This is a predicted structure of a 296-nucleotide RNA (Bacterial RNase P class A). Its Rfam family is "Bacterial RNase P class A". The family's RNA type in Rfam is ribozyme. The prediction has a mean pLDDT of 75.
[in-house]
RNA sequence: UAAGCAGGCUAUCCUAUCGCUUUUAUUUUUAAAAGAGGAAAGUCCGGACACCAUAGGACAGUAUAGCGGGUAACACCCGUCGUUCAUUUUUUGAAUAGGAAUAGUGCAACAGAAAGUAUGUACAGGUUAAGCUGUAGUGAAAUCAUGUAAACUCUAUACGGUGAAACGCCAAGUAUAUUUACGCUUGAGAGUUGUCCACUCAAAGUAAAAGGGUAGGCGGUUUGAGCUUUUAAGUAAUUAAAAGCCUAGAUAAAUGAUAGGGCUAGACAGAAUCCGGCUUAUUGCCUGCUUUUUUU
Numbered sequence: 001u002a003a004g005c006a007g008g009c010u011a012u013c014c015u016a017u018c019g020c021u022u023u024u025a026u027u028u029u030u031a032a033a034a035g036a037g038g039a040a041a042g043u044c045c046g047g048a049c050a051c052c053a054u055a056g057g058a059c060a061g062u063a064u065a066g067c068g069g070g071u072a073a074c075a076c077c078c079g080u081c082g083u084u085c086a087u088u089u090u091u092u093g094a095a096u097a098g099g100a101a102u103a104g105u106g107c108a109a110c111a112g113a114a115a116g117u118a119u120g121u122a123c124a125g126g127u128u129a130a131g132c133u134g135u136a137g138u139g140a141a142a143u144c145a146u147g148u149a150a151a152c153u154c155u156a157u158a159c160g161g162u163g164a165a166a167c168g169c170c171a172a173g174u175a176u177a178u179u180u181a182c183g184c185u186u187g188a189g190a191g192u193u194g195u196c197c198a199c200u201c202a203a204a205g206u207a208a209a210a211g212g213g214u215a216g217g218c219g220g221u222u223u224g225a226g227c228u229u230u231u232a233a234g235u236a237a238u239u240a241a242a243a244g245c246c247u248a249g250a251u252a253a254a255u256g257a258u259a260g261g262g263c264u265a266g267a268c269a270g271a272a273u274c275c276g277g278c279u280u281a282u283u284g285c286c287u288g289c290u291u292u293u294u295u296u
Stems, first nucleotide, its partner, number of pairs: 002291008012262007020035006037268001041279002044277005049163004056197004061159005066080005081098001082096005099154002104152002106148003121136005167219004176210001178209005189201003226245008
């Protein structure tokens, strides 16, 4: 000097004018306040909430996998042990899909005589005979063996589903006149992953075809497992207390334009019920580590 890895902060800043959305106040006008993210992305996990009358049992299926702790919960986070890789005197860092190979099945190129109740290369010993015994050679692995389970599988544990276009309320409007099948307590049909059983609703209808009417408004909708600071406990993740703060709610979809100036010269990129994670994309600055270039 340059690059990489890990962590932290940031996400152009200031002034002026005009414009957009929500809320509050107001004498019409108008005024004030607030107004996309650290990932809002992916829809990969876990939930809050709402609904399915209840949400039972078995099988299938899916998921997880050392030990302990955290959390509303998790496949997430923290600690510790193991394994692998890099560095290495020590040390330090990174990754981790980490139970079981005598329950069973499958797979192991090439080389080698042969990769399994198989086979018999070379030398030596031995026998009625015999890989019966020893050594060597090939190979990651060669006397009934070894390795492999992000191969099938086994073991242990867990799991009802759908999704804000959930769902609830109000208004408006019309046609079940018709056809078919099954059925009326001996229960047709239905009950939110699949199959079966149980149980329940249905006290008479159910399902399908064909046809007709409506599709407008309000709520859900933003005060939260919320954020900031301090203190205490703890190795840490985190927990508790005190004080303070309120920070988008659109509904075909709001934050933009112009001018001037500053600077490290600005990337990835736009909420749509909400929250906790993981993964991916990425500008600038700072700290630590590793490698590299140049100079002394």